A computed fold for a 475-nucleotide part of an RNA from an uncultured bacterium, annotated as small-subunit ribosomal RNA, 3' major domain. The coordinates come from a structure-prediction model, not an experiment, and the mean pLDDT is 84.
Context: one part of a larger RNA
RNA sequence: UGACGGGGGCCCGCACAAGCGGUGGAGUAUGUGGUUUAAUUCGAUGCAACGCGAAGAACCUUACCAGGACUUGACAUCCUGCGAACCUUUAAGAAAUUAGAGGGUGCCUUCGGGAACGCAGUGACAGGUGGUGCAUGGCUGUCGUCAGCUCGUGUCGUGAGAUGUUGGGUUAAGUCCCGCAACGAGCGCAACCCACGUUUUUAGUUGCCAGCAUUUAGUUGGGCACUCUAGAAAGACCGCCGGUGAUAAACCGGAGGAAGGUGUGGAUGACGUCAAGUCAUCAUGCCCCUUACGUCCUGGGCUACACACGUACUACAAUGCUACGGACAAAGGGCAGCAAACUCGCGAGAGCUAGCAAAUCCCAUAAACCGUGGCUCAGUUCAGAUCGUAGGCUGCAACUCGCCUACGUGAAGUAGGAAUCGCUAGUAAUCGCAGGUCAGCAUACUGCGGUGAAUACGUUCCCGGGCCUUGUACU
Numbered sequence: 001u002g003a004c005g006g007g008g009g010c011c012c013g014c015a016c017a018a019g020c021g022g023u024g025g026a027g028u029a030u031g032u033g034g035u036u037u038a039a040u041u042c043g044a045u046g047c048a049a050c051g052c053g054a055a056g057a058a059c060c061u062u063a064c065c066a067g068g069a070c071u072u073g074a075c076a077u078c079c080u081g082c083g084a085a086c087c088u089u090u091a092a093g094a095a096a097u098u099a100g101a102g103g104g105u106g107c108c109u110u111c112g113g114g115a116a117c118g119c120a121g122u123g124a125c126a127g128g129u130g131g132u133g134c135a136u137g138g139c140u141g142u143c144g145u146c147a148g149c150u151c152g153u154g155u156c157g158u159g160a161g162a163u164g165u166u167g168g169g170u171u172a173a174g175u176c177c178c179g180c181a182a183c184g185a186g187c188g189c190a191a192c193c194c195a196c197g198u199u200u201u202u203a204g205u206u207g208c209c210a211g212c213a214u215u216u217a218g219u220u221g222g223g224c225a226c227u228c229u230a231g232a233a234a235g236a237c238c239g240c241c242g243g244u245g246a247u248a249a250a251c252c253g254g255a256g257g258a259a260g261g262u263g264u265g266g267a268u269g270a271c272g273u274c275a276a277g278u279c280a281u282c283a284u285g286c287c288c289c290u291u292a293c294g295u296c297c298u299g300g301g302c303u304a305c306a307c308a309c310g311u312a313c314u315a316c317a318a319u320g321c322u323a324c325g326g327a328c329a330a331a332g333g334g335c336a337g338c339a340a341a342c343u344c345g346c347g348a349g350a351g352c353u354a355g356c357a358a359a360u361c362c363c364a365u366a367a368a369c370c371g372u373g374g375c376u377c378a379g380u381u382c383a384g385a386u387c388g389u390a391g392g393c394u395g396c397a398a399c400u401c402g403c404c405u406a407c408g409u410g411a412a413g414u415a416g417g418a419a420u421c422g423c424u425a426g427u428a429a430u431c432g433c434a435g436g437u438c439a440g441c442a443u444a445c446u447g448c449g450g451u452g453a454a455u456a457c458g459u460u461c462c463c464g465g466g467c468c469u470u471g472u473a474c475u
Base pairs, nucleotide, nucleotide: 002474003472004471005470007469008468009467010466011465012464013463015459016458019423020422021421022420023419026314027313028312029311030310031309032308033307034305035304042053043052064300065299066298067297068296069295070294073125077124078123079121080120081119082118083117086103087102088101089100090099091098092097107114108113127289128288130287131286132285136283137282138278139277140276141274143272148187149186150185151184152183153182154163155162156161167178168177169176193266194265195264196263198234199233200232201231202230203229204228207224208223209222212221213220237260240254241253242252243251244250316416320375321374322373323372324371325370326369332363333362334361337356338355342351343350344349382413387408388407389406390405391404392403393402429451430450431449432448433447434446435445
């Protein structure tokens, strides 16, 4: 100087408290451990691994296993020879592949040949998701969006170092003010960026409809006022008033205002810590394999199942379930695509076929909600696991191992021990919708809107963090 203390002081954070809803019990989905297995590929392991890499394992993916094959190789460059490429087809085989048959002669040319492609040969080489993340780059997590981390010159100290950065106030903030042997500066903070909230203006189709006609319908004429769309601009700065304060910084209250003290949300992550994570995105040193640790194929496995844990979904019901009728979104996606209407089917779907590369057409009925009727507290008209049968869809192919529909079946579950998690406002809770991945497959993920709370006295305590100070046999 740091680090540590069941030392002290000050301060902050859904850290506690005050509340609301969960997890832990049940069933299922999913990940992990373990066990099993020919293989159950590999990685991630307190917070910061465990619906994580994986934005989607039937084949492929795929790295694993068994079996069948290849050895200049599935892929790249160079050399030689032959043939254009390519198309059709026979036999064997699970396929990879092997052995044949037939068709075909293009483009450029200095007529030697060349370009592209295929086959064969030769060796230089290819190849490796093999090892090492404790050899590395790059990228990422975390403390933490915490307010810190440093430097130049000067001064002090023999020196390590100190000062500045401490002190008095203040702030979300090393934010700002005042003081001070310090004076300045840099990386961080803030601002500049994006979205939302208000207004003005420009523009008016595919959007909109106040008034005038018209229609089943903004459908058509007409209009661009309004809504909306998407460009530009304005607006918020403690600016104004009062109070407190050192007359400062600032704080409290008020006015005006769509918005008030960082308006709200996002993006943005200092010096560093954890030899944190990743050699399996990629790149890369070294080591290792080279008729195999490389490559191709078929089938299997990654989906196993006594069990343990994490994360979710669905429930246990009457603030509910059910039948019928009625209302209101936003944000997205669409041509190897989205698909209306119509017809068939109880249905999943099928048939046929408009429109739309989309503010035009389609996905597309939002659901919770409202109205009316039924159920009357029961393992039930709750709950839906499991199983049987019959079907549909995708796809060479749904046995291992997909999703969906109908009918039947109707398990556990009556609010969950110790313990533990999230959340401070359009938040929690609850309700649906869309998208990416994707042939097919979503209770996951990423977004979108609808309805919409309760509570915060306070900082004694638990956890984490910041500043000052003190002790120390540690550095």